[in-house]
RNA sequence: CUCUCCGUAGCUCAGGUGGUAGAGCAGCUGACUCUUAAUCAGCGGGCCUAGGGUUCGAAUCCCUACGGGGAGA
Numbered sequence: 001c002u003c004u005c006c007g008u009a010g011c012u013c014a015g016g017u018g019g020u021a022g023a024g025c026a027g028c029u030g031a032c033u034c035u036u037a038a039u040c041a042g043c044g045g046g047c048c049u050a051g052g053g054u055u056c057g058a059a060u061c062c063c064u065a066c067g068g069g070g071a072g073a
Stems, first nucleotide, its partner, number of pairs: 001072007010025004019056001027043005049065005
């Protein structure tokens, strides 16, 4: 320098063909227990890397930038 994949909750990731964001783990509260752990019930937490474009409507489509992984030279 070129090509390619990715960026969504504290972490790991889902989100077929655009239509008000989910799971597991972690955290908090309660139940159970002499206590802890385990188990069970519930709760909170993200306007989706940033900026623009298309659209009635964008996490999702297009462009650019930034960051990360891989391949080639």